[in-house]
Small-subunit ribosomal RNA, 3' major domain from an uncultured bacterium, 464 nucleotides, folded computationally.

Context: one part of a larger RNA
């Protein structure tokens, strides 16, 4: 100077407290550990590893293992030489590939494309993340972190930046050996939330007509879309305050004091995290740590934790009817209608590269019935049978349907987690990845609580 204290003031955040839902108890999905194996491929380890890299391991993916091959290579460039490729059938083989055979490209030529041989080289998901770049977590959207020039002090340094007020904020005003600046904070930027303008097609329909139907005419009023504008600034009153910053109370507005949400993440810290995205510096391998190819494994099970999903029921199952979204996403694609099946599906096909046509009947909710506290009409594991897509191809080892079966479980100890409002908590929807395959991601939206005296106290954190 900084760190640190079971020192001292100040203050602040779902940090504690006030609630509401959970986890930890069950089954099951998934991840990890351990075990186990010829391999169970690497990596990630408090927080900030563990439904994480994986936005989708039947085969590929694949880096693992086991057996078959192949050595200038599966791929790239040059260089010499030589040369009836490539593909097509037969045979052998698990395939890779090897073998007969049959086939003869482009150019007039030079030469080129393939092959083959030789030589420089190739490859490597081998090793180091403690040799790096680049990107990314974290502390933390915390409010700090420095910098010229002046002035203090031998100097290391102070000082500014401490102080008194205020703020979400080093915000902002007063004051002061300072005086000014920079990176951070706001703000510009996307979104939502009033209302103007301007335009109306696939959109919308209030008058007129017309129809089963905004269906057609018509219409631009209304939603709505798409632009481009207005609007919020403590801009006005009042008080408090130091006449200051501000702060509390009003009015007016859809919106009020940062309106709500996102993007954004100073100087730096943890020799974090990634050498398997990528790049890259050494070090290793080079008939092999490349490389092809078939099978197996990454899915293995005595356990142990982690995230989640369904459940224990009556505010709830089950049946029948009936209602109301929103993001989006489609041509190897969505696939309406009709037919056929209990059904998952199958026929067969219309429209639409999309405000047009389809995915799409949302679901909780609402009407009425059924059940009457039972391990049940609760829960749906597990096992049987029988079927349906998908892909060469579901055995290990996919998902769906029916029919049968009907386990555990009666609110879960110590502990512990997320949330402060259109949130928590319920309900359903869509997408990315993908041939298939979702309880996991990111998203859309229905319904819609409770609680916060207050800052002793435990975690974090800022400043004297």
């Nucleotide at each position: 100077u900084g760190a640190c204290g079971g020192g001292g003031g100040c203050c602040c955040g779902c940090a504690c407290a006030a609630g509401c839902a959970g986890c930890g108890g069950a089954g099951c999905a998934u991840g990890u550990g351990g075990c186990u194996u010829a391999a169970u491929u690497c990596g990630a380890a408090g927080c900030a590893a563990c439904g994480c890299g994986a936005a989708g391991a039947a085969c590929c993916u694949u880096a693992c293992c086991u057996g078959g091959g192949c050595u200038u290579g599966a791929c790239a460039u040059g260089c010499a030489a030589g040369u009836g490729a490539a593909g097509c059938g037969g045979c052998g083989g698990a395939a890779a590939c090897g073998u007969c055979g049959u086939g003869g490209c482009c150019g007039a030529a030079a030469g080129g494309a393939g092959c083959u041989u030789g030589c420089a080289c190739a490859g490597g998901u081998g090793g180091u993340g403690c040799a790096u770049g680049g990107c990314u977590g974290u502390c933390g959207u915390c409010a700090g972190c420095u910098c010229g020039u002046g002035u203090c002090g031998u100097g290391a340094g102070a000082u500014g930046u401490u102080c008194g007020g205020u703020u979400a904020a080093g915000u902002c005003c007063g004051g002061c050996a300072a005086c000014g600046a920079g990176c951070g904070c706001a703000a510009c930027c996307c979104u939502u939330g009033u209302c103007g303008u301007a335009u109306g097609u696939u959109g919308c329909u209030a008058a007129c007509a017309u129809u089963u139907a905004g269906u057609u005419g018509a219409g631009g009023a209304c939603u709505c879309a798409u632009a481009c504008g207005a609007g919020a600034c403590u801009g006005c009153c009042g008080g408090u305050g130091u006449u200051a910053a501000a702060c509390c109370g009003g009015a007016g507005g859809a919106a009020g004091g940062u309106g709500g949400g996102g993007a954004c993440g100073a100087c730096g810290u943890c020799a974090a995290g990634u050498c398997a995205u990528c790049a890259u510096g050494c070090c290793c391998c080079u008939u092999a740590u490349g490389u092809c190819c078939a099978g197996g494994g990454c899915u293995g099970c005595a356990c142990a934790c982690g995230u989640g999903c369904u459940a224990c029921a009556a505010u709830g199952g089950c049946c029948g009817g009936u209602a109301c979204a929103a993001c989006g996403a489609g041509c190897u694609g969505c696939g309406a209608a009709c037919c056929c099946g209990c059904g998952a599906g199958g026929g067969u096909a219309a429209g639409c590269g999309a405000a047009u046509c389809u995915c799409u009947u949302a679901a909780a909710g609402c009407c009425g019935g059924c059940c009457c506290c039972a391990g049940u009409u609760c829960g749906g594991a597990u096992u049987g049978a029988a079927g349906g897509c998908u892909g060469c191809a579901a055995u290990u080892c996919g998902c769906c349907u029916u029919c049968a079966u009907g386990a555990a479980g009666u609110a879960g100890g110590a502990g512990u987690u997320g949330c402060u409002a259109g949130u928590a908590a319920u309900c359903g929807c869509g997408g990315a990845u993908c041939a298939g395959c979702a309880u996991g991601c990111c998203g859309c939206g229905g319904u819609g609580a409770a609680u916060a005296c207050g800052u002793u106290c435990c975690c974090g954190g800022g400043c004297c």
Its Rfam family is "Bacterial small subunit ribosomal RNA".